[in-house]
């Protein structure tokens, strides 16, 4: 230094350009004498900036983080 992926609640992992879900987690309650269990409800998210678009997690451009390849 040059080429590629990849970037979403705390963690894991979905989403044809039209309301961002599911699991784990935490929180409050219900069931149990407690605890485990299990059940409801909630909580909490697209790494930044810029374009396109009537609409951007998607599509471009640039950063910026991390990973594989080269050299």
């Nucleotide at each position: 230094c040059g080429g590629g992926g990849u970037g979403u609640c705390g963690u894991a992992u979905a989403a044809u350009g039209g309301u961002a879900g599911u699991a784990c987690g935490c929180a409050a309650g219900g069931c149990u004498g407690g605890g485990g269990g299990u059940c409801u409800u909630g909580u909490a998210g697209u790494u930044c900036g810029g374009g396109u678009u009537c609409g951007a997690u998607u599509c471009c451009c640039g950063a910026c983080a991390u990973c594989c390849c080269g050299a």